[in-house]
Predicted 3D model of a 94-nucleotide RNA (TPP riboswitch aptamer (THI element)) from Neptuniibacter sp. UBA6509.
Its mean pLDDT, the model's own confidence on a scale to 100, is 76.
Rfam family: TPP riboswitch aptamer (THI element). Gene Ontology term of the family: thiamine pyrophosphate binding. About the family: Vitamin B(1) in its active form thiamin pyrophosphate (TPP) is an essential coenzyme that is synthesised by coupling of pyrimidine and thiazole moieties in bacteria.
The sequence was found by an Rfam model in a public genome assembly.
RNA sequence: UGUUCUUGGUCGGGGUGCCCUUUUUGGGGCUGAGACUACACCCGUUGAACCUGAUCCGGUUUGUUCCGGCGUAGGAAAUCGAGAUGUUGAUGAC
Numbered sequence: 001u002g003u004u005c006u007u008g009g010u011c012g013g014g015g016u017g018c019c020c021u022u023u024u025u026g027g028g029g030c031u032g033a034g035a036c037u038a039c040a041c042c043c044g045u046u047g048a049a050c051c052u053g054a055u056c057c058g059g060u061u062u063g064u065u066c067c068g069g070c071g072u073a074g075g076a077a078a079u080c081g082a083g084a085u086g087u088u089g090a091u092g093a094c
Stems, first nucleotide, its partner, number of pairs: 001086002004084007011044004016038001017030005050075003056069004
């Protein structure tokens, strides 16, 4: 010193849909890391976590960001250590 690997602390960002039923409190089912704002889950510039485009387009389905396109688009939240290891430089010895 690092777009390497492992690990720790603190801080921050984000989503919460669809269908059925109900006494509309609630219950069941689908996808998913997360769908009941969870002491949870995911993500933090190496940024598809997430937002806009979008009451978008094609397919599928009981239905739905369920799958794909859009997407090399535009935005989007971080820093401090520890260990290993690589590279480079300096110094010393031979």